[in-house]
RNA sequence: AUGAAGACCGCAAGAGAGCCCCUGCCUUUUUCUAAAGAGCAGGGCGCCGAAGGGGCAAGGCGCAGCGCGCUGAAUCUCUCAGGCAGAAGGGAUUGCGGUUCGACA
Numbered sequence: 001a002u003g004a005a006g007a008c009c010g011c012a013a014g015a016g017a018g019c020c021c022c023u024g025c026c027u028u029u030u031u032c033u034a035a036a037g038a039g040c041a042g043g044g045c046g047c048c049g050a051a052g053g054g055g056c057a058a059g060g061c062g063c064a065g066c067g068c069g070c071u072g073a074a075u076c077u078c079u080c081a082g083g084c085a086g087a088a089g090g091g092a093u094u095g096c097g098g099u100u101c102g103a104c105a
Base pairs, nucleotide, nucleotide: 006100007099008098009097010096011095012094013093018045020044021043022042023041024040025039026037027036028035029034046084047083048082052080053078054077055076059071060070061069062068063067
């Protein structure tokens, strides 16, 4: 079961955090070696948590037992990854519509 939970697709919504510093490349200007930045790369420090990832409380279970082991959630926590002007992209989650699945809720 007039199809829960889960997975997938589409549409809509969707937060946070440096337009920081240094070096180089490139481009433009130029008083000719300096200035600027549509940008790119590397390094440094600071920060964010809502892709993903890691950690654990009560409890439960077990044992050779006053301890040990296993299990054990998150929007909590860590910040590995990712991200930090705008745009783009990503984005937990929510709503709607569908596909699958079939009670695993």